[in-house]
Context: one part of a larger RNA
Molecule: large-subunit ribosomal RNA, domain III
Organism: Caldicoprobacterales bacterium
RNA sequence: GAGUAGCGAGAGCGAAGUGAGAAUCUUCGCCGUCGAAAGCCUAAGGUUUCCUGAGGAAGGUUCGUCCGCUCAGGGUUAGGCGGGACCUAAGCCGAGGUCGAAAGGCGUAGGCGAUGGACAACGGGUCAAGAUUCCCGUUCCACCGAGUCUCGUUUGAGCGAUGGGGUGACACAGAAGGGUAGGCCAUCCGGCAGUUGGAGUGCCGGUCCAAGCGAGUAGGGUGUGCCAUAGGCAAAUCCGUGGCACUUGAGCCCGAGACGUGACGGGGAGCGAAAUUAAGUAGCGAACUGGUUGAUCCCAAGCUGUCGAGAAAAGCCUCUAGCGAGAGAUGAGGUGCCCGUACCGUAAACCGACACAGGUAGGCGAGGAGAGAAUCCUAAGGCGCGC
Numbered sequence: 001g002a003g004u005a006g007c008g009a010g011a012g013c014g015a016a017g018u019g020a021g022a023a024u025c026u027u028c029g030c031c032g033u034c035g036a037a038a039g040c041c042u043a044a045g046g047u048u049u050c051c052u053g054a055g056g057a058a059g060g061u062u063c064g065u066c067c068g069c070u071c072a073g074g075g076u077u078a079g080g081c082g083g084g085a086c087c088u089a090a091g092c093c094g095a096g097g098u099c100g101a102a103a104g105g106c107g108u109a110g111g112c113g114a115u116g117g118a119c120a121a122c123g124g125g126u127c128a129a130g131a132u133u134c135c136c137g138u139u140c141c142a143c144c145g146a147g148u149c150u151c152g153u154u155u156g157a158g159c160g161a162u163g164g165g166g167u168g169a170c171a172c173a174g175a176a177g178g179g180u181a182g183g184c185c186a187u188c189c190g191g192c193a194g195u196u197g198g199a200g201u202g203c204c205g206g207u208c209c210a211a212g213c214g215a216g217u218a219g220g221g222u223g224u225g226c227c228a229u230a231g232g233c234a235a236a237u238c239c240g241u242g243g244c245a246c247u248u249g250a251g252c253c254c255g256a257g258a259c260g261u262g263a264c265g266g267g268g269a270g271c272g273a274a275a276u277u278a279a280g281u282a283g284c285g286a287a288c289u290g291g292u293u294g295a296u297c298c299c300a301a302g303c304u305g306u307c308g309a310g311a312a313a314a315g316c317c318u319c320u321a322g323c324g325a326g327a328g329a330u331g332a333g334g335u336g337c338c339c340g341u342a343c344c345g346u347a348a349a350c351c352g353a354c355a356c357a358g359g360u361a362g363g364c365g366a367g368g369a370g371a372g373a374a375u376c377c378u379a380a381g382g383c384g385c386g387c
Base pairs, nucleotide, nucleotide: 012030013029014028015027016026017025031384032383033382034381039364040363041362045344046343049342050074051073052072053071054070055069059067060066079140080139081340082339083338084337086117087116091112092111093110097106098105099104121138122137123136124135125134141336142335143334144333147330148329149328150327151326158323159322163319164318165317166316167315171306172305173304174303177299178298179297182293183292184291185290186289188206189205212261213260214259219254220253221252222251223246224245225244226243227242228241229240231239232238267288270284271283307310350359351358366378367377368376369375
């Protein structure tokens, strides 16, 4: 320079409270704002920032009694959620091997490696702070297994590959159908009558549940049986190939949803105590139906079409090789390891030196008008951006 620029997006106002002190903290009322988001869930990343009590030096672009700040105490509970004890992709590592002065490079067998495959739980309640984890109710998976029944011991029950086969198993586009979530309207139930008029009007709620059982639905796919067999590195009753018979729609497979059950349960507008150190808490609890609309979700990796012809392995099913003296079915009962789980997460908590108008993957995403997730106004919910 200069007490100058600036104080980081254009909404606050009032009352009460606390306090030494209040534009800035708390509560209430009104107003404004977002609402395909400025709401909710979650991945990455962060790593205690979460909750409670106390505090005000510094941080907070002002203030501060307040805070993502300081101090102390507390908080994250899993057989079923995600990951591991399963599988493989790109890629990486790599016994031997091979190349290379050395260091090391490449790479077989093999292994690691999710962003993919496989795989068993839903609803409600609850601390100040956790919940598909705790509690309540209902249920499922794997393994062990008393008891019961049945079968078998070479005329061999049963198990069964690291092997064979099938499945897993996949592109893009399009259309139609059947459903569901959700929305809306009505019915029914409960509450209100509010200082102009007005009495059929206004406001709130009106449901939810996996697995299991029955029936297997809309729909989609597929021929079935027998015989032979030089292929599937051995074998095969499996797959493939060929033949014969019976058949054109039976059988078989897949398959949402709805119905009954689960449920004499849970929720529920509303009503609402006592006590004290802790109240809209404990407790009680009505109606809980019908119609319409309707998805981007499910059936569906389906169907149709097209050419650019669209992962792998485990798992599962099956076949034998083989093992084989006890085994199979049911099943009271029992067991169930390790890691993550708080909180932020379009942001003041991540990446940007900052409490920075920037950036940040996925899911849900209501109403009126509308083709629409545009746009405007609103719901639930969140904010008024720290002079």